This is a predicted structure of a 1476-nucleotide RNA (small-subunit ribosomal RNA) from an uncultured bacterium.
Rfam family: Bacterial small subunit ribosomal RNA. Rfam links the family to the GO terms structural constituent of ribosome and ribosome.
The RNAcentral record of the sequence draws on ENA, Greengenes and SILVA.
Its mean pLDDT, the model's own confidence on a scale to 100, is 83.
[in-house]
RNA sequence: AACGAACGCUGGCGGUAUGCCUAAUACAUGCAAGUCGAACGCGAAAGGGGGCAACCCUGAGUAAAGUGGCGCACGGGUGAGUAACACGUAGGUGACCUGCCUAUUAAUGGGGGAUAACAGAGAGAAAUCUUUGCUAAUACCGCAUAAGCUUAACGAACGUGGAAGUAGUUAAGGAAAGUUGACCUCUAUUUAUAAGUUAACGUUGAUAGAAGGGCCUGCGGAACAUUAGCUAGUUGGUGGGGUAACGGCCUACCAAGGCAACGAUGUUUAACUGGUCUGAGAGGAUGAUCAGUCACACUGGAACUGAGACACGGUCCAGACUCCUACGGGAGGCAGCAGUAGGGAAUCUUGCGCAAUGGGGGCAACCCUGACGCAGCAAUACCGCGUGAGUGAGGAAGGUCUUCGGAUUGUAAAGCUCUGUCGUGAGGGAAAAAUGGUUAUCCGGGUAAUAUUCGGGUAAUUUGAUGGUACCUCAGAAGGAAGCACCGGCUAACUUCGUGCCAGCAGCCGCGGUAAUACGAAGGGUGCAAGCGUUGUUCGGAUUUAUUGGGCGUAAAGCGCGCGCAGGCGGGCCUGUAAGUCAGAUGUGAAAUCUCGGGGCUCAACCCCGAACGUGCGUCUGAAACUACAGGUCUAGAAUAUUGGAGGGGGCAGAGGAAUUUCACAUGUAGGGGUAAAAUCCGUAGAGAUGUGAAGGAACACCAGAGGCGAAGGCGUCUGCCUGGCCAACCAUUGACGCUGAGGCGCGAAAGCGUGGGGAGCAAACAGGAUUAGAUACCCUGGUAGUCCACGCCGUAAACGAUGAGAACUAGUUAUUGGAGGUAUUGACUCCUUCGGUAACGCAGCUAACGCAUUAAGUUCUCCGCCUGGGGAGUACGGUCGCAAGACUAAAACUCAAAGGAAUUGACGGGGGCCCGCACAAGCGGUGGAUUAUGUGGUUUAAUUCGAAGCAACGCGAAAAACCUUACCUGGGCUUGAACUCCUACGAACCUGGCAGAAACGUCAGGGUGUCCGCAAGGAAAUGUAGUGAGAGGUGCUGCAUGGCUGUCGUCAGCUCGUGUUGUGAAAUGUUGGGUUAAGUCUCGCAACGAGCGCAACCCCUAUGAUUAGUUGCCAGCAUUAAGUUGGGCACUCUAAUCAGACUGCCUGGGUUAACCAGGAGGAAGGUGGGGAUGACGUCAAGUCCUCAUGGCCCUUAUGUCCAGGGCUACACACGUAAUACAAUGGCACACACAAAGGGAAGCGAACUCGCGAGGGGAAGCAAAUCUCAAAAAGUGUGUCUCAGUCCGGAUUGAAGUCUGCAACUCGACUUCAUGAAGUUGGAAUCGCUAGUAAUCGCGGAUCAGCACGCCGCGGUGAAUACGUUCCCGGGCCUUGUACACACCGCCCGUCACACCAUGGGAGUUGGUUCAAUCUGAAGCAGUGACCCUAACCGCAAGGGAGGGAGCUACUACGGUGGGGCUGAUGACUGGGGUG
Repeated sequence: AACGAACGCUGGCGGUAUGCCUAAUACAUGCAAGUCGAACGCGAAAGGGGGCAACCCUGAGUAAAGUGGCGCACGGGUGAGUAACACGUAGGUGACCUGCCUAUUAAUGGGGGAUAACAGAGAGAAAUCUUUGCUAAUACCGCAUAAGCUUAACGAACGUGGAAGUAGUUAAGGAAAGUUGACCUCUAUUUAUAAGUUAACGUUGAUAGAAGGGCCUGCGGAACAUUAGCUAGUUGGUGGGGUAACGGCCUACCAAGGCAACGAUGUUUAACUGGUCUGAGAGGAUGAUCAGUCACACUGGAACUGAGACACGGUCCAGACUCCUACGGGAGGCAGCAGUAGGGAAUCUUGCGCAAUGGGGGCAACCCUGACGCAGCAAUACCGCGUGAGUGAGGAAGGUCUUCGGAUUGUAAAGCUCUGUCGUGAGGGAAAAAUGGUUAUCCGGGUAAUAUUCGGGUAAUUUGAUGGUACCUCAGAAGGAAGCACCGGCUAACUUCGUGCCAGCAGCCGCGGUAAUACGAAGGGUGCAAGCGUUGUUCGGAUUUAUUGGGCGUAAAGCGCGCGCAGGCGGGCCUGUAAGUCAGAUGUGAAAUCUCGGGGCUCAACCCCGAACGUGCGUCUGAAACUACAGGUCUAGAAUAUUGGAGGGGGCAGAGGAAUUUCACAUGUAGGGGUAAAAUCCGUAGAGAUGUGAAGGAACACCAGAGGCGAAGGCGUCUGCCUGGCCAACCAUUGACGCUGAGGCGCGAAAGCGUGGGGAGCAAACAGGAUUAGAUACCCUGGUAGUCCACGCCGUAAACGAUGAGAACUAGUUAUUGGAGGUAUUGACUCCUUCGGUAACGCAGCUAACGCAUUAAGUUCUCCGCCUGGGGAGUACGGUCGCAAGACUAAAACUCAAAGGAAUUGACGGGGGCCCGCACAAGCGGUGGAUUAUGUGGUUUAAUUCGAAGCAACGCGAAAAACCUUACCUGGGCUUGAACUCCUACGAACCUGGCAGAAACGUCAGGGUGUCCGCAAGGAAAUGUAGUGAGAGGUGCUGCAUGGCUGUCGUCAGCUCGUGUUGUGAAAUGUUGGGUUAAGUCUCGCAACGAGCGCAACCCCUAUGAUUAGUUGCCAGCAUUAAGUUGGGCACUCUAAUCAGACUGCCUGGGUUAACCAGGAGGAAGGUGGGGAUGACGUCAAGUCCUCAUGGCCCUUAUGUCCAGGGCUACACACGUAAUACAAUGGCACACACAAAGGGAAGCGAACUCGCGAGGGGAAGCAAAUCUCAAAAAGUGUGUCUCAGUCCGGAUUGAAGUCUGCAACUCGACUUCAUGAAGUUGGAAUCGCUAGUAAUCGCGGAUCAGCACGCCGCGGUGAAUACGUUCCCGGGCCUUGUACACACCGCCCGUCACACCAUGGGAGUUGGUUCAAUCUGAAGCAGUGACCCUAACCGCAAGGGAGGGAGCUACUACGGUGGGGCUGAUGACUGGGGUG
């Protein structure tokens, strides 16, 4: 795009078409083929009229039936069968027929016998039949005639054709029918008749025509080779028969042919065509309606009649089915039009009319016609029209959305002004009808004449189913007339709500798991529109079967290799032919359709006219380039000869040495062997080792190579024999002899099979030992087939260059191998040219890329093979081959939306290279064991609030849980609320006291009246109470809706961009490479050049110095004091501001004259001096909605809020992080010494004093370089303890206290006295640290009423070790492989278990179809017919002739019997396959 469609929702009108695609299933009822009285004989009735009646007339020579003629073979239906001369197309028929029609021609004479109807009799239920008698014809039959005609014989001229013969002569044979109208010239009589005349219609013979058929032929159009051989009347001939006609069409005989790989035979499917649909075309699909042909008519068979049939509405027989029946017997055939049942997703009225067109009959009028013309039903299709038009902004109401401002529906509606198509009502009203019929009349033909009649003209009259329809006019009124699908992308059109991987959607991709433009609904929108969607089917897109117009190295695809029949293709020149080819002409290619140009319905659809097309086939004429064919010729292809050459080419026979093993002997003694390590194993019965000798089998070191040979498989010691191919030179010979190659034939590794040998080594199976969770493996010790030989089979391999064979052409470079020629040379080399091979690169070109590239995967030609998504499956079945194993050939059902190739970026690897890090190593100290503290899990609980979860949760949020905090639990309260804004009313605010209560809260009483404005009424601010609703509030949920902040990889050195370039592209380059660095730091090189975020630097602290400044700091000198206490001073320390200094700057060496590295000098400091802050692109849906902010959801007398008490502090247990220890480098006691950095006003708090002490009293000083916390501790000195569960260790517990605070019970810290637990250095494992670091020692701060073993800071004392980068962990760069991309925590294979699906086998069972054999043999034609019957002719008769029949014979349908082939369904069980 289309449809003979169907289904869903919806539906106003008209025109034109179309309408059982399924059951060729069965059919009730009606109709669909009759007509002719001008062929014939008969011949009613009703009704009407007359009559008294009988009856007569009319109806009427009508109806009906019969004989006869023509028709019924057309028209109409259907597509079962048919793969065929059935159809299409082009021809042939010299091998034929033809009723009716036309033309021409010649006739139409004279006789005969019957028979239906009818009447009588009879049988039967009926259908129907029998018999007797009568009768007619255009029915039937002789006779006569015969120009043509038919048959036979002869056969001139002429000579056609591949093949007949003709004219003519002779002989024989064969026809007919009348009817009707009119007329009276002739004839005959009755003056109107026919036997006469004439006309019309007929009848007969013949020749032509037209139209229709029969038969034959070339070519064309389906599938399957898992159908390869078929055929006996088969193929041909002769004779005969038969037919309209040729012919094995039939028959007898003879011959052995005929068809087939160019697809016979078989099976399956199918009516064919013009055309139709689609497509740019070529094609593909299809064969409804219309038209041509064929076939069929319940199924099968058969003939009759006829011009024509083997006959849809005829006959006979058989069968199935239905109906009637008196059971004896009969009837029927809608695939005609309607209609019914059934089937089905599905397809109409039991209508009107012969008015038109056409057909049959008839002289005609007419009759018949379900052909046809019309109407009805159906949106089934196509076409047309309408459902209103203009104006109308308060942008109404309502709906929807909202950022709450608005937007949208939307000029849409309403309102106002118009119009009247369609529909409704009323009125008018065609064309289709005339060239018809009838009547009258005129002219002409015809005739003796007139008439009928024929031809033409005129006039009148008459005929319509559709239908009062089309069309026209009038009336009134916007009134009666819009739906369907879609809105994620493809694909035009978006929001809200509901739902929450549910419900559902889906053509493909896919959507849905709480913010769905994808589900459902709504609003809005988009598309089409009386339709719109869905489903089905066909073509297109699909160059996705490729002729136009594809491919085969790796995506599917080159046979493992050769030889070669058929076939296909084929070198140069000349001549001829004209099959292909080309050109012109001509015939045909039906009409309709399509296209174009006109015309008619108002337009269109539709219809009419004309043109063109129809690519095809036939015939004639011509051309001769190419192909072909025929003839001739040539040498460039091919082959041969000659002379040489290389070679693991093949076969057979013989020979050789090294080594392994075994055996014998000898020497000799305890191991050998084997492995990562072992063991099994061998060995004191003498192994292994060593020596000598022997036996046997297999394979041939070095040479050896990118090397050689062969068609491939493959071929390697030496010698001989036989043998194939190749190369070069020469250019002698033949003269296209060539290439390819379906089938076919041969060769063909390894393994395997058969028979017979052989067997040293090796070694499937097997045994043992190890390894392991296991180890039917890898490793070890043994070991059998086999490996070897001969003969035979198998016929496959990643049989690979994953690249078929042959030929030609198209830049080069290098290497090597085998020849030849040349230059040069003493020679070996070398060099140049050329032919043949084998390799490595590389241009053009090709390729998806990788890559190929004169050995093509380039450019062309020829031939063969093969491919067409993945799986199922190279499987099943069938066939062929094989001893078997198996090989070759080779599907389908079903299932998936992918499978695959090449390349890219990542990630990963028990891949590689380089490098780094307290990563390992080297050290020091810990954790893991104990007790306690603290956090977590778990458990418990009314609650033990919540979060954090490997590193990167766990002394974490929490820099302080007794109340508060607090979010949790129990109980008691409040409901516009504890806090915010707005409104109304009242009262200023506020203060004090009492009562109840656990408190919140409730209640009672008292005091108090201010400030500002003011027109003096009031108002305002602030605050409180009450009320009202807008709204508050939520530590409720979602960190997977978010912002912000943070952790981590990681302070690792990376992450990117612009322009350019390369690539089809993803992408690459830059960023890689050589060096170097802590560093993508720097440098050199480079199709890259630059840039950004990171690194570094800039910032802070610290280490040195300088300058400035000198109090609260400092004190060298002067004075002074108990004391830098004071005077004085600012040199020093210190403080805190500004500077300086360090930059590989200098030297030496190395390095590419580089970057840089090593060492050195100087310097307080040396190579980023030390420390900090600083954290790229990103990753982990990492953490946090309980800091804060925030979308959505949820709660609203509660999930909000207030209060009291409790809980977060529980405790069998497990883990993390710490503190304290286990002691002598120590504990205790006494004495003495040295810091830094901080804090302090609801604060730090001195001196002094009391208490053993915590602390109390006290109050000076200090908003602090001034006062204070504040004592530093380790340390030093002296003494004591002497290795013990201790004078270690301090848990736990008892008693008594102190402090803070409303309040220390749950549940604080501290003090004193008493008590004195575990613990004696810690298993597997594991952590931190590289220098002022670890370790160790104390001090301060935040939080804080109080509470620090935690955290954050500060200083004191102060080490050990680093060979090095193999390994563990993490990271960076390059490279490589990848079937991974959620990225190895990836992907993924097979069995087993379960469910479902299709399928193979299967003892069988049951259908269909077909073949040959055989039995039976209806009807019928033919033959025969000795028996039977008989009008026409002959005959005087008898009888004859001719005809008919029974019976029989041949053929044969249905049917029967047993047996084969093919195919379908089903089947216990079973095999594999697919999906989950």